A computed fold for a 419-nucleotide RNA from Octadecabacter sp., annotated as Bacterial RNase P class A. The coordinates come from a structure-prediction model, not an experiment, and the mean pLDDT is 75. It matches the Rfam family "Bacterial RNase P class A". The family's RNA type in Rfam is ribozyme. RNAcentral records the identical sequence in 2 taxa. The organism belongs to Octadecabacter, within Bacteria.
RNA sequence: GCGGAGGAUUGGAUGGCCGAGGUGUGAGGCAACUUGCAUCUAGGAAAGUCCGGACUCCAUCAAGGCACGGUGCCGGGUAACGCCCGGGCAGGGCAACCUGACGGACAGCGCCACAGAGAACAGACCGCCUGACGUGUCGAUCCAGAGGUCCGCCUCCGGCAAGGUCAGGUAAGGGUGAAACGGUGGGGUAAGAGCCCACCGCAGCGGUGGUAACAUCGCUGGCAUGGCAAGCCCUACCGGGAGCAAUGCCAAAUAGGGGCCGCGCGUGUGGGGAAACUUACGCAGGAUCGUCUUGAUCCGAGCAGGUCCGGGUUGGCAGCUAGAGGGUAUAUGGUAACAUAUACUUGAGAUGAAUGGUCAUCGAAUUUGGGGUCAUGGCUUCAAAGGAACAAAAUCCGGCUUACAGAUCCUCCGCGUAU
Numbered sequence: 001g002c003g004g005a006g007g008a009u010u011g012g013a014u015g016g017c018c019g020a021g022g023u024g025u026g027a028g029g030c031a032a033c034u035u036g037c038a039u040c041u042a043g044g045a046a047a048g049u050c051c052g053g054a055c056u057c058c059a060u061c062a063a064g065g066c067a068c069g070g071u072g073c074c075g076g077g078u079a080a081c082g083c084c085c086g087g088g089c090a091g092g093g094c095a096a097c098c099u100g101a102c103g104g105a106c107a108g109c110g111c112c113a114c115a116g117a118g119a120a121c122a123g124a125c126c127g128c129c130u131g132a133c134g135u136g137u138c139g140a141u142c143c144a145g146a147g148g149u150c151c152g153c154c155u156c157c158g159g160c161a162a163g164g165u166c167a168g169g170u171a172a173g174g175g176u177g178a179a180a181c182g183g184u185g186g187g188g189u190a191a192g193a194g195c196c197c198a199c200c201g202c203a204g205c206g207g208u209g210g211u212a213a214c215a216u217c218g219c220u221g222g223c224a225u226g227g228c229a230a231g232c233c234c235u236a237c238c239g240g241g242a243g244c245a246a247u248g249c250c251a252a253a254u255a256g257g258g259g260c261c262g263c264g265c266g267u268g269u270g271g272g273g274a275a276a277c278u279u280a281c282g283c284a285g286g287a288u289c290g291u292c293u294u295g296a297u298c299c300g301a302g303c304a305g306g307u308c309c310g311g312g313u314u315g316g317c318a319g320c321u322a323g324a325g326g327g328u329a330u331a332u333g334g335u336a337a338c339a340u341a342u343a344c345u346u347g348a349g350a351u352g353a354a355u356g357g358u359c360a361u362c363g364a365a366u367u368u369g370g371g372g373u374c375a376u377g378g379c380u381u382c383a384a385a386g387g388a389a390c391a392a393a394a395u396c397c398g399g400c401u402u403a404c405a406g407a408u409c410c411u412c413c414g415c416g417u418a419u
């Protein structure tokens, strides 16, 4: 100097004029409200609505089972999480680093198209080897030819060569495919094969280190039972529902609306009472929101509870902003996430929806031209042009995901070069 990786901050500034909302305070006003002053007023993602909560209601309770859904290596953090931190393994990358839907394939079922001989109790297409039957050629050497002959040669036997048919052996080589029933090397064989051996791998049994996931070493050995669970499934852990349009209060108005379902409407004991009846406890019955069991609670003839139709109110206030609070700084502990303590600070709260409009100046990247310097990659300086991304609260918080012009800083990796 170039290229790359990880992390953090910022994401326009200043001034004038006009305007809006909240809070505090002063004044006026019966009040609603009006007005002066001070002060505050959009995000790192406010987006997505993907997770987890706080909070509210459902009288919706407790324990256990089943169903349904979610997560899925180990350890820690957190209110909690599918999040964060650290570690392990696997894959990508020269590396810094990045990614992981990361439990189980002998519990069971299912799938692996086409191609290919054969796709998990596999299999022979092309090949390689051996033998037999044809064809051609040779008959030398050694203990090698033998027989016949019409003397041209023929038959048997032996060797060699090429190719055809049939039979047997083979799974090493080649082909098909995403993937072919261990890999590499050597020995052995007619040719081959864990057939045998060495190393790797696989299976079983142990040792050492580590909280663990795992890593590593040793012994023995048939020398290996492919892949897919982001297929169904099995397994470990977790899990009520709905949501601020939740919900609560006030004012006002209407029809204190109507229909249907709804078991038991009893029984035993004790107290009170003349009795009717009342009260307490139990049994029987119904209800308690995925379903079942046990408990617990509620109910008592038109009840608890459920369901359908219809009417009124679309007003105001609260919820509403520090709600496990948030932020900054320091100290201690921890590899870290984070925890504890102390001090300081705390910054929208609208409700058809405020946080704005306008003017002026400055203003980054980038482009063009000139000067200086140089390792010719670049750096520096002057002038002109240029004029900065994604984007807007609505109950709040912790995360994740997605979008994003530019600027600044820190750490690390690779390459080149000068001193």
Base pairs, nucleotide, nucleotide: 001415002414003413004412005411006410007409008408009407010406012362013361014360015359016358017357018356020041021040022039023038024037025036026035027034028033043390047401048400050399051398052397053396054395055243056242057241058240061295062294063293064292065291066290068239069238070237071236072235073087074086075085076084077083088102089100090099091098092097103234104233108232109231110228111227112226125174126173127170128169129168130167131166132165133164135161136160137159138158139157145156146155147154148153182200183199184198185197186196187195201223202221203220204219205218206217207216208215209214247318248317249316250315257309258308259307260306261305266283267282268281269280270279271278272277285299286298287297288296325346326345327344328343329342330341331340332339333338366385367384368383369382370381371380372379373378